[in-house]
A computed fold for a 74-nucleotide RNA from Methanomethylophilus sp., annotated as transfer RNA. The coordinates come from a structure-prediction model, not an experiment, and the mean pLDDT is 80. RNAcentral holds the sequence, with entries from ENA. Taxonomically the source falls in Methanomethylophilus (Archaea, Thermoplasmata, Methanomassiliicoccales, Methanomethylophilaceae). It matches the Rfam family "tRNA". Rfam classes the family as a transfer RNA.

RNA sequence: GGACGCUUAGCUCAGUUUGGUAGAGCAUCGGCCUGAUAUGCCGAAGGUCACAGGUCCGAGCCCUGUAACGUCCA
Numbered sequence: 001g002g003a004c005g006c007u008u009a010g011c012u013c014a015g016u017u018u019g020g021u022a023g024a025g026c027a028u029c030g031g032c033c034u035g036a037u038a039u040g041c042c043g044a045a046g047g048u049c050a051c052a053g054g055u056c057c058g059a060g061c062c063c064u065g066u067a068a069c070g071u072c073c074a
Stems, first nucleotide, its partner, number of pairs: 001073005007067001010026004020057001028044005050066005
């Protein structure tokens, strides 16, 4: 330098087919339970969907560029 893949909550990840309310588990916080703790149950908070631009009534999803990381080739 080239090809491919990945980037979504603090962490690990889903969100494909068909663009249409941003989600799960763990962690955190509050409550219930207990003599107390743990487990368990209920709830809450937490997001510039890597960044920028474009298409569209509408973009995490489609298009273009850039960045970081990984694999392979040179």